A computed fold for a 133-nucleotide part of an RNA from a Candidatus Adlerbacteria bacterium, annotated as small-subunit ribosomal RNA, 3' minor domain. It was read from a public genome assembly. The prediction has a mean pLDDT of 80.
Context: one part of a larger RNA
RNA sequence: CACCGCCCGUCAACUCAAGGGAGCCGGGAGUGCCUGAAGUGCGCCGCAAGGCGUAUCACGGCAAGUUCGGUGACAGGGAGUAAGUCGUAACAAGGCACGGCUAGCGGAAGCUGGUCGUGGAACAAUUCAAAUG
Numbered sequence: 001c002a003c004c005g006c007c008c009g010u011c012a013a014c015u016c017a018a019g020g021g022a023g024c025c026g027g028g029a030g031u032g033c034c035u036g037a038a039g040u041g042c043g044c045c046g047c048a049a050g051g052c053g054u055a056u057c058a059c060g061g062c063a064a065g066u067u068c069g070g071u072g073a074c075a076g077g078g079a080g081u082a083a084g085u086c087g088u089a090a091c092a093a094g095g096c097a098c099g100g101c102u103a104g105c106g107g108a109a110g111c112u113g114g115u116c117g118u119g120g121a122a123c124a125a126u127u128c129a130a131a132u133g
Base pairs, nucleotide, nucleotide: 003094005091008087009086011084013081014080015079016078020074023071024070025069026068027067028066031063032062033061034060039056040055041054042053043052044051045050097118098117099116100115101114102113103112104111105110
């Protein structure tokens, strides 16, 4: 402080962080295809020097993906903020007891139905049963 209490959600304002995200930009590793120097292997030619072919292959090019990062329209929530808006859901039987799950609906808290729980108040009288006397 103590019902002139407490308290919930939408909406509005500001701040912050994170995630999503079309598009754009950059990097990494690899794959496939094209090209294919030198060297090397093989084959052929040559007396030889060497030449030709082929395989492999550096660089380069193309393609589809993959991964990491930057930027990012936009959309949705989250957290916070003395004094905004709308209502009043919860706390007392909170004025329809509350809560869980579920379905539908609604500016919002929420409402309604189904089902379950008591973490609800009340339970007088009557009847029955059990225990004790």
NCBI's taxonomy places the organism under Bacteria, Bacteria candidate phyla, Candidatus Adleribacteriota.